A computed fold for a 165-nucleotide RNA from Halalkalibacterium ligniniphilum, annotated as Lysine riboswitch aptamer. It matches the Rfam family "Lysine riboswitch aptamer". From the family's description: Riboswitches are metabolite binding domains within certain messenger RNAs that serve as precision sensors for their corresponding targets. For this family Rfam cites "Riboswitches Control Fundamental Biochemical Pathways in Bacillus subtilis and Other Bacteria" (Mandal et al., Cell, 2003).
[in-house]
RNA sequence: GGGUAGAGGUGCAAAACGAAUCAGUACCCUUACGGAGCCUGAUGAAGCAAUGAAGGAAGGGGAAAGGUCAAUUUGCCGAAGUGGGAACAUGUCAUCACAUGUGCUUGCUGGGUCGAUUCUGAAGAAGAAUCGGACUGUCACUGCAUUUGCAGUGGAGUACUAUUC
Numbered sequence: 001g002g003g004u005a006g007a008g009g010u011g012c013a014a015a016a017c018g019a020a021u022c023a024g025u026a027c028c029c030u031u032a033c034g035g036a037g038c039c040u041g042a043u044g045a046a047g048c049a050a051u052g053a054a055g056g057a058a059g060g061g062g063a064a065a066g067g068u069c070a071a072u073u074u075g076c077c078g079a080a081g082u083g084g085g086a087a088c089a090u091g092u093c094a095u096c097a098c099a100u101g102u103g104c105u106u107g108c109u110g111g112g113u114c115g116a117u118u119c120u121g122a123a124g125a126a127g128a129a130u131c132g133g134a135c136u137g138u139c140a141c142u143g144c145a146u147u148u149g150c151a152g153u154g155g156a157g158u159a160c161u162a163u164u165c
Stems, first nucleotide, its partner, number of pairs: 001165006009077001011076005018069002027061005033055001037048002041096004080109006087102005110136002113133008138155007
C1' cells in the first nucleotide's frame, strides 16, 4: 500500500400494508347576490365567459399528494445527510423563473440527544442548516494505578480494531 471481516446504538436508509392528520380543505352540483373577467409565479398561445367571469354566501356531495405513527421486511456502518458545479427528466402547449427527481463531480459532517435561531411544512408533528450543552464510541498524549482500569486534554470516518498478501 491492497484485500477480507468487525465495533459504535434511542445507529442509518429504503419498501409495502394499515392508521391518524391533511379536511369538511381543494374540487363538483344547485340557488340567490354580483356584473367582467378567469385560467399563472410571469409572458404568449389554446380554452371558458352577458346562454353571466371573478368574488364571497346558503344547501348537497366530497378527495389526494407530501410529511407522521407502531411493528414487520430488506440493504447496511460515509451507513447516510448536506453545500457548490454542470447535465438530463418531470411539473407544461411553449419560454423564463421556481420546485422535485436521477446519476456525475467537488467540499463539509464520528454518532445519537437536548436547547436557541432561521428555513420548509396545514401543523404546537416532523425535517434541514448554523451555534451551543451534556453524553457516547474510537485513537493519540499526559497522570495515577498495575485489577489492563480510571481521570484529564485533544484529533477526526479515505478514520479505528482484527486478520491476510

Its mean pLDDT, the model's own confidence on a scale to 100, is 82. The organism belongs to Halalkalibacterium (ex Joshi et al. 2022), within Bacteria.